[in-house]
RNA sequence: AGAGUUUGAUCCUGGCUCAGGAUGAACGCUGGCGGCGUGCUUAACACAUGCAAGUCGAACGGAAAACCUUUUAUUGAAUCUUCGGAUGAUUAGGUUGGUUACUGAUGGGGGAAGGGUGAAUAACCCGUGGGUAACCUGGCUUCUACCGGGGGAAAACAACCAAAAAUGGAUGGUAAUACCCCAUAAACACACCGGACCCCAUGGACCAGUGGGAAAAACUCCGGGGGGAUAAGAUGGACCCGCGUCUGAUUAGCUAGUUGGGAGGGGAACCGCCUACCAAGGCGACGAUCCAUAGCCGGACUGAGAGGGUGACCGGCCACAUUGGGACUGAGACACGGCCCAGACUCCUACGGGAGGCAGCAGUGGGGAAUAUUGCACAAUGGGGGAAACCCUGAUGCAGCGACGCCGCGUGAAGGAAGAAGUAUCUCGGUAUGUAAACUUCUAUCAGCAGGGAAGAAUAGUGACGGUACCUGACUAAGAAGCCCCGGCUAACUACGUGCCAGCAGCCGCGGUAAUACGUAGGGGGCAAGCGUUAUCCGGAUUUACUGGGUGUAAAGGGAGCGUAGACGGCCUGGCAAGUCUGAAGUGAAAGCCGGGGGCUCAACCCUUGGACUGCUUUGGAAACUGUCAGUCUUGAGUGCCGGAGAGGUAAGUGGAAUUCCUAGUGUAGCGGUGAAAUGCGUAGAUAUUAGGAGGAACACCAGUGGCGAAGGCGGCUUACUGGACAGUAACUGACGUUGAGGCUCGAAAGCGUGGGGAGCAAACAAGAUUAGAUACCCUGGUAGUCCACGCCGUAAACGAUCAAUAAGAGGUUCGGGGAGCAAAGCUCUUUGGGUGCCGCCGCAAACGCAUUAAGUAUUCCACCUGGGGAGUACGUUCGCAAGAUGAAAACUCAAAGGAAUUGACGGGGACCCGCACAAGCGGUGGAGCAUGUGUUUAAUUCGAAGCAACGCGAAGACCCUUACCAAGUCUUGACAUCCCUAUGACCGUUCCUUAACCGGAACUUUCCUUCGGGACAGAGGAGACAGGUGGUGCAUGGUUGUCGUCAGCUCGUGUCGUGAGAUGUUGGGUUAAGUCCCGCAACGAGCGCAACCCCUAUCCCCAGUAGCCAGCGGUUCGGCCGGGCACUCUGAGGAGACUGCCAGGGAUAACCUGGAGGAAGGCGGGGAUGACGUCAAAUCAUCAUGCCCCUUAUGAUCUGGGCUACACACGUGCUACAAUGGCGUAAACAAAGGGAAGCAAGCCUGCGAAGGUAAGCAAAUCCCAAAAAUAACGUCCCAGUUCGGACUGCAGUCUGCAACUCGACUGCACGAAGCUGGAAUCGCUAGUAAUCGCGGAUCAGAAUGUCGCGGUGAAUACGUUCCCGGGUCUUGCACACACCGCCCGUCA
Repeated sequence: AGAGUUUGAUCCUGGCUCAGGAUGAACGCUGGCGGCGUGCUUAACACAUGCAAGUCGAACGGAAAACCUUUUAUUGAAUCUUCGGAUGAUUAGGUUGGUUACUGAUGGGGGAAGGGUGAAUAACCCGUGGGUAACCUGGCUUCUACCGGGGGAAAACAACCAAAAAUGGAUGGUAAUACCCCAUAAACACACCGGACCCCAUGGACCAGUGGGAAAAACUCCGGGGGGAUAAGAUGGACCCGCGUCUGAUUAGCUAGUUGGGAGGGGAACCGCCUACCAAGGCGACGAUCCAUAGCCGGACUGAGAGGGUGACCGGCCACAUUGGGACUGAGACACGGCCCAGACUCCUACGGGAGGCAGCAGUGGGGAAUAUUGCACAAUGGGGGAAACCCUGAUGCAGCGACGCCGCGUGAAGGAAGAAGUAUCUCGGUAUGUAAACUUCUAUCAGCAGGGAAGAAUAGUGACGGUACCUGACUAAGAAGCCCCGGCUAACUACGUGCCAGCAGCCGCGGUAAUACGUAGGGGGCAAGCGUUAUCCGGAUUUACUGGGUGUAAAGGGAGCGUAGACGGCCUGGCAAGUCUGAAGUGAAAGCCGGGGGCUCAACCCUUGGACUGCUUUGGAAACUGUCAGUCUUGAGUGCCGGAGAGGUAAGUGGAAUUCCUAGUGUAGCGGUGAAAUGCGUAGAUAUUAGGAGGAACACCAGUGGCGAAGGCGGCUUACUGGACAGUAACUGACGUUGAGGCUCGAAAGCGUGGGGAGCAAACAAGAUUAGAUACCCUGGUAGUCCACGCCGUAAACGAUCAAUAAGAGGUUCGGGGAGCAAAGCUCUUUGGGUGCCGCCGCAAACGCAUUAAGUAUUCCACCUGGGGAGUACGUUCGCAAGAUGAAAACUCAAAGGAAUUGACGGGGACCCGCACAAGCGGUGGAGCAUGUGUUUAAUUCGAAGCAACGCGAAGACCCUUACCAAGUCUUGACAUCCCUAUGACCGUUCCUUAACCGGAACUUUCCUUCGGGACAGAGGAGACAGGUGGUGCAUGGUUGUCGUCAGCUCGUGUCGUGAGAUGUUGGGUUAAGUCCCGCAACGAGCGCAACCCCUAUCCCCAGUAGCCAGCGGUUCGGCCGGGCACUCUGAGGAGACUGCCAGGGAUAACCUGGAGGAAGGCGGGGAUGACGUCAAAUCAUCAUGCCCCUUAUGAUCUGGGCUACACACGUGCUACAAUGGCGUAAACAAAGGGAAGCAAGCCUGCGAAGGUAAGCAAAUCCCAAAAAUAACGUCCCAGUUCGGACUGCAGUCUGCAACUCGACUGCACGAAGCUGGAAUCGCUAGUAAUCGCGGAUCAGAAUGUCGCGGUGAAUACGUUCCCGGGUCUUGCACACACCGCCCGUCA
């Protein structure tokens, strides 16, 4: 720092999406260690249990208790005994004094701190800076002085009563640092009064006088310690003020204690804080009030910054403590673990009544995607009480749990190629994993074991953490790697599975049988104890634009004007200092941030120091600019005078043409209307025409990208009233200006209301046409309306799709008006002002384009825009009589929507050109019969081909075979190929049995070489690799082919133009069959195509001369047969020839065209081969080859029979015909090109014939097929279903072949159908062509009307390019690009 995505491609506009960072996170997979942090964001939901605020006996009374002591009474073990007793262990009670400890009570301090939470709150709550001369302050520090007397009570307690309990009642009695009274008074406060000083109003402060007012506490070790008062300080708090602090106007008005006053009350204090009275104010477009949302900040996140979003942890402030209200006590509360009341909830209850408040720490339930232990300790740091010891402290310090975050470490290091095995892939050769592993050597961080062992503690004692950190030793590579991704963005690719299924996806999108996008595997990339996903925020996004955007056509200029607030504003001078600039001071808490240094091994983390914290306040200074005050000026603006132009406006009057209607005349059958008609009018007299009249509306010509107006708009003429602009002049005012939110006014057409008017036109409506329909276009009628007056409406593509104003800055040309000059019906000039157009430079613009009338350069103000759709819609408001207008969303949905330009394709757009494209002709098809192919049918009718460009096509030839199909029967390493093993000696062949046949069984016959080991070969058997497949995919492919189209096109290099796609060249003027050639030209050249080079053919020459030929010579059996010859024909090689070369005309002196000469041939001589870049996912996996998939006792192989030959019908292509230009018969003539050995076959014989028998010749310019036919000649038929036509059928045959039943061809005799020239429609052909006639070949045993060739006879017509079809070039439009068989709208499902 950008990237993807709109298009065939481009530029732009514009949205969506991604890469980054962050988090109190959650979820998925995974999880070794440590440090430092952090952990209910949801239900301010409800809470069991324990703890979180107690302390002081050195304030005080003291029940009960323990111990000691004094005293008294009681029990009486053991011992002694004189038996009387003594001693008295032991037991238990009272009493005195004391000590210890202390529940509860009085009293004091503290429970207002600490800790929690963020519900409320849009507020002086918070932040920042000030003020209090309007205030309070416990404990602490300092100063001053003091602590003398007296009194009464009430808890606890005792005993009694009530009660379930909580608790209460009454009686008695008692202490105090509890309470009360008196004394004392320097100072203090108050009241009155006097003096001098100060201030921003009220006022403050100092000194002096008078009056009344308020204190105390014991205890003691005699050192203290505590207490009251006073004045200060410090701290903490309270109140006030400036500025800042979210959204909505679809919330515009709010407010009665409300705003102010003087009076009273209250309070620490000011104040409507409260009360009564008086006044009627106060707030608000600079957003009041209302609704919704929200704790605020330091900061943390992001960002280059400006900003944006945020307010966990830590720190400051505020608010709250089950909900709401209230006060008490106190220095401080209207009080989280205090009180009272009310509500809800929970618990106890004897039903009468009571108790409670985890938003303290743990913990529970619930909610939720989700958030921890009912831990240890007061050792440290703090806090409360106490004189202290000490007690309390879920504050805090620590530990536990959680990868929740940040930081650090490890999971080993070096060597190690047979590149192991395995796995994956493979073209099977290899390659990858990969020095990776194994293996060898080494090390021990972490974890584990053992030993030692802190600092944190100050001054003696005291360590929860903790046997922790840390140190040492021994030991083992052992115990420690996952997650995501791999189509592009975005680093990283292969295989298999799946087959628009399953699934993926952040955006574009992927998946329909070869998926680098799904799933798995191998490999790779990234990060790493984590990795991904989800959610949210900032960034990228200059996509709300202050920095830093726009509005002609992409979203966006209000329909226009006047004008309020506001914003901005000419020249000169002076003052002030609000803005502005600058110096200084205060503040901007700490933490955080940045720089330096330091401490934990490093880092995170922590400590220290400096800076910054862009802000606010105070103060000194400057005076250019803005502002403000004062004073000038005339150039901005306005006024005056003079002048011309104009459909500017309003009102009244008036004119002619035309339409229609009425009356009358003439006149007769139509008129009218249309693409064509009809409805309509007309014999009751229309239309037409003449005359007269009525009425309404609009104003031809002039008339003009001419004029006027703010816009809407304004058009006969005259008059009245009236607005504005302009030119000239320079007398007056002296900045009076520009813009303009709200506001007001105007505002086409249509529409609405009331009343007129109504000729023409004409929504609605009616009828007629058109049409599949026609609620339309066309026609005939026709009502509102259009017109007038008054009043509404307030919108238009109200457009220049361009708001208004100002300034300066190249030109050229045009129109109308004004001015000046001159030699004046005119001409010329203008550095003159105004208006309206066109072209064009700079500049601008995405481009188109704009360009002194800007969309350029600048300034000011207003309006408007922020992806498309939903939608200018809904709801609510305002306006309106209504119609409706104004203003104006959201849910949801898409990844685009859009602008300009480019290249194509397309157009029932235009221009030009070509083609048997039409036209002009000839002959067909479509009707008949048959042949053949297709559809259709079927067990199978194998498969493929499907508009042209499938359909006599693959098939140049299905009775078996072919054959791929169907039915039935068989085989399983196989019918075919290679390799291996075993036994054998064959294999081949002959005969017989069986079978539908293959298969199977039996018999006979039967190798070679040799070093004797064996080998070769062959068939048989066996196992497995494999064979085999006309099975699928022509949309995986190669190759081949069709088609546009033998159409004239398709491109490239360099240069130039364009931001670019692209353009130019290749366009233009001519010309051609042709992008063929010429000329011109920002193009110059080149390539593939065209043409030519190749083959055949038309003429000639030369060479050659057999199997061809025979002019001349000879021979002859009369046949070029022979000798001979090669002249001719012909054949085979090789040449020549045609090039617009020549002439004339046209054209541009070109290319070229027209005509002519010569020539066999003339302008490409005729024909063929040759098919540019590409299009159709065109055809073919069944010619062949081939990837992948599928079958493997079958989808392979073999065999018999059947089928491919079916047949209601439909279509294509042909043959034969329908006849006399003909049929039949007789005799006769003339080709070319081919084929021939498993062949062509002469001749002869037989047969009516197909053919059979026999047999010369010929591997061919020799022989054969082979007869050419149409034709001509003669004869016959005489217009008919025929002597036309030959289908169909019967009988008898021939040939091929193992075999003609399904299902061959041919022959003879007999039978003798349809058909008499073919509807709509449609095909071929431009000359040796169409038409017609026969001949031959391939395939082939046999089987052509098909197909490929050959020659014979041999026409007609083309004015021409309007139209149909196809194609080419240029141009234009386009919302198409799968490209018009497109795109797309509505309804229905």
About this RNA
A computed fold for a 1389-nucleotide RNA from an uncultured bacterium, annotated as small-subunit ribosomal RNA. The RNAcentral record of the sequence draws on ENA, Greengenes and SILVA. It matches the Rfam family "Bacterial small subunit ribosomal RNA". Gene Ontology terms of the family: ribosome and structural constituent of ribosome. The prediction has a mean pLDDT of 82.